[in-house]
Context: one part of a larger RNA
Molecule: small-subunit ribosomal RNA, 5' domain
Organism: uncultured Gammaproteobacteria bacterium
RNA sequence: GAUUGAACGCUGGCGGCAUGCUUAACACAUGCAAGUCGAACGGAGUUAAGGGGCAACCUUUAACUCAGUGGCGGACGGGUGAGUAACGCGUAGGAAUCUGCCUUGAAGAGGGGGACAACCCGAGGAAACUCGGGCUAAUACCGCAUAAUCUCUGCGGAGUAAACGCUGGGUGGCAACACCUGGUGCUUCAAGAGGAGCCUGCGUCCGAUUAGCUAGUUGGUUAGGUAAAGGCUGACCAAGGCGAUGAUCGGUAGCUGGUCUGAGAGGAUGAUCAGCCACACUGGGACUGAGACACGGCCCAGACUCCUACGGGAGGCAGCAGUGGGGAAUAUUGGACAAUGGGGGCAACCCUGAUCCAGCAAUGCCGCGUGUGUGAAGAAGGCCUUCGGGUUGUAAAGCACUUUAGUUGGGGAGGAAGGUUAGUAUUUUAAGAGAUAACUAAUUUGACUGUACCCAAAGAAUAAGCACCGGCUAACUCUGUGCCAGCAGCCGCGGUAGUACAGAGGGUGCGAGCGUUAAUC
Repeated sequence: GAUUGAACGCUGGCGGCAUGCUUAACACAUGCAAGUCGAACGGAGUUAAGGGGCAACCUUUAACUCAGUGGCGGACGGGUGAGUAACGCGUAGGAAUCUGCCUUGAAGAGGGGGACAACCCGAGGAAACUCGGGCUAAUACCGCAUAAUCUCUGCGGAGUAAACGCUGGGUGGCAACACCUGGUGCUUCAAGAGGAGCCUGCGUCCGAUUAGCUAGUUGGUUAGGUAAAGGCUGACCAAGGCGAUGAUCGGUAGCUGGUCUGAGAGGAUGAUCAGCCACACUGGGACUGAGACACGGCCCAGACUCCUACGGGAGGCAGCAGUGGGGAAUAUUGGACAAUGGGGGCAACCCUGAUCCAGCAAUGCCGCGUGUGUGAAGAAGGCCUUCGGGUUGUAAAGCACUUUAGUUGGGGAGGAAGGUUAGUAUUUUAAGAGAUAACUAAUUUGACUGUACCCAAAGAAUAAGCACCGGCUAACUCUGUGCCAGCAGCCGCGGUAGUACAGAGGGUGCGAGCGUUAAUC
């Protein structure tokens, strides 16, 4: 000099864009952060309309709500950096693999069965919840059939699936339902896309006051296991394997793109943003699933907290806010799904503390303002003085203007693409029923927000400080003090004329900031 996720002191007008627990991976009150689908299924309730009935009530249709079965999603998104010196990360390669949803292609989708929730009845418990009996549906579950370009194979063969489900329309039928057709879904196989697992070369901090380390250890055979190669695991056999080119051990640490600095080489660093990894109260384990050994799932153990009728139960903010604690130190228990994206759904739509916004903080960067012109009686006052004057100083006052920002009033974009309805066109079709990334018309969707921006009104009105002045280093005098009080980054100042302490006047530097401290180059 540059820099910072900074802090502290004094001061502080506005806006834009960023950033904001670096410490206790300490403990957490409260609310919210993952649901959705009735176009898979049976039921309960409410409302409306219709039918039957004297009525009670029964029944049909439609809408809404509720829990349950079932499907998909809770493996993404969000947080944190404790652990990890490692194929963890970076980079360049590799072969022995898997892959839900999505895209493309080929083939299929036949015929049956038995349950379990919900519900009803009963029982236990303070609660959490649990148990017994009975009824029932399905895209839930299970056989049978079919079976290859799939799997196994001794190449003869053997084995393996599904939901004619749901829905729009048409025709027939009293209805159940049947047939035709569009969409979607189901099963098997193949290919792709994107994703994931595995292996290898090289690179990746300090210590030798750590020199030897290793028995599943190194390799083989065989068997098991995995989606998959492999001591990954077991049995047996051999005795290997690593190491001063630093093994092993100890310490420290998430890695990278990057960031800061520097002419560069390099050094330091890894906040925000992005990629990868690891973790989710501590330790262990598996289940489900395409995917987890799973932050807001399960089981066991432990510590802690809470409830209890003492028999037993409940919990996990390193999600967003917020609280206590720690600390020099770090924000609101806010709004909205309008946009972008994600999950579910045919869709409408629902959910989304992701996200978009707002709030707080000079924490940083950038921009603007705090007036402009004129004005010598060089006013008053202050300070200095050789008492003549000098300086503050065109500074003020005065006069003439302007109105950015702020205040008040008025106007007012853009972020909106889509969605719905109707029509046209195209396409499928027997068919104006369906579909469409096309066109037209109408209608409708904004948290921020009456925001940005524009116009008008009044009036200099509402807006300057901080540090320094001995040398380094730009800037000097007076008073007080008297080796005292104090200053200080280094050299050093202060013991009666101190440009170095304290105050004042004056000056210098930067300026909504200025200094100090800490840290890096």